This is a predicted structure of a 72-nucleotide RNA (transfer RNA) from a Pseudomonadota bacterium. The source organism's lineage runs through Bacteria, Pseudomonadati and Pseudomonadota. The sequence is in RNAcentral, with records from ENA. It matches the Rfam family "tRNA".

RNA sequence: CGCGGGGUGGACCAGUAGUAGGUCGCCAGUCUCAUAAGCUGGAGGUCCUGGGUGCAAUUCCCAGCCCCGCAA
Numbered sequence: 001c002g003c004g005g006g007g008u009g010g011a012c013c014a015g016u017a018g019u020a021g022g023u024c025g026c027c028a029g030u031c032u033c034a035u036a037a038g039c040u041g042g043a044g045g046u047c048c049u050g051g052g053u054g055c056a057a058u059u060c061c062c063a064g065c066c067c068c069g070c071a072a
Stems, first nucleotide, its partner, number of pairs: 002070006010024004018055001026042005048064005
């Protein structure tokens, strides 16, 4: 240099055009003599960056950056 996959709250992931969700974690409440578990609620994300298309982009197209793999 060539090919493929990926980048989304603190962690791991879903979401394939129409206001961004799940599990764990965190905070508060409830329960308990107390802790854990359970239950309820809450905070936390300009969806890697910049352009393009489109009424509308995490999603489609182009370029760039980073990570993983294959080939050499």